[in-house]
This is a predicted structure of a 73-nucleotide RNA (c-di-GMP-I riboswitch aptamer) from a Nitrospinota bacterium. The organism belongs to Nitrospinota, within Bacteria. The sequence is in RNAcentral, with records from Ribocentre. The coordinates come from a structure-prediction model, not an experiment, and the mean pLDDT is 86. Its Rfam family is "c-di-GMP-I riboswitch aptamer". Rfam links the family to the GO term cyclic-di-GMP binding.
RNA sequence: UCCCGAGAAAGCCACAUCCCGAGUAAUCGGGUUAAGGAAAGCUAAGGGUCUAUAUGAUAGCUGAGCUGCCGAA
Numbered sequence: 001u002c003c004c005g006a007g008a009a010a011g012c013c014a015c016a017u018c019c020c021g022a023g024u025a026a027u028c029g030g031g032u033u034a035a036g037g038a039a040a041g042c043u044a045a046g047g048g049u050c051u052a053u054a055u056g057a058u059a060g061c062u063g064a065g066c067u068g069c070c071g072a073a
Stems, first nucleotide, its partner, number of pairs: 004071002012037002018031005041066003046062002048058003051054001
């Protein structure tokens, strides 16, 4: 360093609810909040799902690629 992931430490992300906004909708952004997460970071031109007829949404469904914090056994 890789593999690996601790009733470890530090920091990080944020489900559901509610409020505001965008959108036909799925859904998204902000606030609130914390069930959970070691990639719950990015990629939608692998598959799936959802809305619907769009150059749509979903990476917190899954496979893959790239990048990345900490560190015992």